Description: The RNA shown here (Fluoride riboswitch aptamer (crcB RNA motif)) has 63 nucleotides and comes from an Actinomycetota bacterium. The prediction has a mean pLDDT of 77. Taxonomically the source falls in Actinomycetota (Bacteria, Bacillati).

RNA sequence: GUUGGGCGGGGCGAUGGGGCCCGCCCGCAGAAACGCCUCGUGGCUGAUGGCUCCUACUGCGAC
Numbered sequence: 001g002u003u004g005g006g007c008g009g010g011g012c013g014a015u016g017g018g019g020c021c022c023g024c025c026c027g028c029a030g031a032a033a034c035g036c037c038u039c040g041u042g043g044c045u046g047a048u049g050g051c052u053c054c055u056a057c058u059g060c061g062a063c
Base pairs, nucleotide, nucleotide: 010025011024012023013022016054017053018052019051020050021049035044036043037042
């Protein structure tokens, strides 16, 4: 450099991004997903599915 074979590859998991892990959905179709409370008015929690880092927000304290 060439040839042959094998393996990996997508999407989703209530508010942003990265890494790892977990779960779910998919090939005609259109799926996995789209939080909770209140009769209603309206109200509440969370940037994770989980761990962690960054960003934003919130609370407390110090300078």